[in-house]
Context: one part of a larger RNA
RNA sequence: CGCAGGAAGUUUGAGAGGAUCUGACCUUAGUACGAGAGGACCGGGUUGGACCAACCGCUGGUGUACCGGUUGUAGUGCCAGCUGCACUGCCGGGUAGCUACGUUGGGAGAGGAUAAGCGCUGAAAGCAUCUAAGCGCGAACCCCACCUCGAGAUGAGACUUCCUUAUUAGGGGCGUCGUAGACCACGACGUUGAUAGGCUGCAGGUGUAAAGUCAGCAAUGGCAAAGCCGAGCAGUACUAAUGACCCA
Numbered sequence: 001c002g003c004a005g006g007a008a009g010u011u012u013g014a015g016a017g018g019a020u021c022u023g024a025c026c027u028u029a030g031u032a033c034g035a036g037a038g039g040a041c042c043g044g045g046u047u048g049g050a051c052c053a054a055c056c057g058c059u060g061g062u063g064u065a066c067c068g069g070u071u072g073u074a075g076u077g078c079c080a081g082c083u084g085c086a087c088u089g090c091c092g093g094g095u096a097g098c099u100a101c102g103u104u105g106g107g108a109g110a111g112g113a114u115a116a117g118c119g120c121u122g123a124a125a126g127c128a129u130c131u132a133a134g135c136g137c138g139a140a141c142c143c144c145a146c147c148u149c150g151a152g153a154u155g156a157g158a159c160u161u162c163c164u165u166a167u168u169a170g171g172g173g174c175g176u177c178g179u180a181g182a183c184c185a186c187g188a189c190g191u192u193g194a195u196a197g198g199c200u201g202c203a204g205g206u207g208u209a210a211a212g213u214c215a216g217c218a219a220u221g222g223c224a225a226a227g228c229c230g231a232g233c234a235g236u237a238c239u240a241a242u243g244a245c246c247c248a
Base pairs, nucleotide, nucleotide: 001152005163006162007161008160009159010158011157015149016148017147018146021049022048023047024046025045026044027043033038051106052105053104054103055102059100060099061098062097066093067092068091069090070089071086072085073084074083075082076081111143112142117137118136119135120134170247171246172245174190175189176188177187178186195240196239197238198236199235200234201233202232204229205228206227212223213222214221215220
């Protein structure tokens, strides 16, 4: 831009893509078969491999704005404390998120038409013959079925509701953002408000701060689950989402 009024929502499915794998074991059954040795079809069940998808409760990884330990050096006048730099200085842990080595699920099943093949009935050809007329069975193939996209399917579909020339339905812009994201788009919210920040509480992580005091000659230990704390979960209008504006 189109889909001949404008919207919001729910859909049909022309068509397209994805998936389609397989082992072992148990049982049927030491049965059928076979002199024996050996040893099934069919059917039922269990458990794997590879591959694919989703997820983070568990087990792990990462986690350079979280916590702690520690070396050298520098600064803060000195002590103590704290901070900078040294690969995040090095080391031990680690929330959210992202993840696999983790967890869960999937390729199930049914049907249709068939291939080779196997048949029924059956003439031409008094017989015979699956074929000539007619009818059946039959495969990881094909169609359907399963998952995803999908009306620019210009053949532009359908349904429900709203708006009716009005400062209308609806949308945009602006702002606060994230389950979204390169931008855009998408989604949430904008005071009739919990959208983000802050604050409070909780979860969670570190692992018991400083100062003071007590014990000890001292190192050090106790008072103390302390102190500190990103992303998590809630609560709370303190801060920022203002009145307005544009299209229609």
Large-subunit ribosomal RNA, domain VI from a metagenome, 248 nucleotides, folded computationally. Rfam family: Bacterial large subunit ribosomal RNA. Gene Ontology terms of the family: ribosome and structural constituent of ribosome. The prediction has a mean pLDDT of 88.